[in-house]
């Protein structure tokens, strides 16, 4: 140089053949229970989905284009 994959809460992660209120557990926090923790139940909190751009009534989802990561292959030496 060349190709694939990733990238959504503070942390793992789903949705990704487009339908709009963007979701799970975990972590925070408040109750409840307990003598007290701790467990376990309930609630609550928390993202303009990596940045721009384009297509569309309508984009996390399709296209382009940067960036950052992996991973594989090619050059050179």
């Nucleotide at each position: 140089g060349c190709g694939c994959c990733c990238a959504u809460a503070g942390c793992u992660c789903a949705g990704c053949c487009g339908g709009a209120u963007a979701g799970a557990g975990c972590a925070g926090c408040a109750g409840a229970c307990u003598u007290c923790u701790a467990a376990u139940c309930u609630g609550c909190c928390g993202g303009u989905c990596g940045g721009g751009g384009g297509u569309u009534c309508g984009a996390a989802u399709c296209c382009c284009u940067c960036u950052g990561g992996g991973c594989g292959c090619g050059c050179c030496a």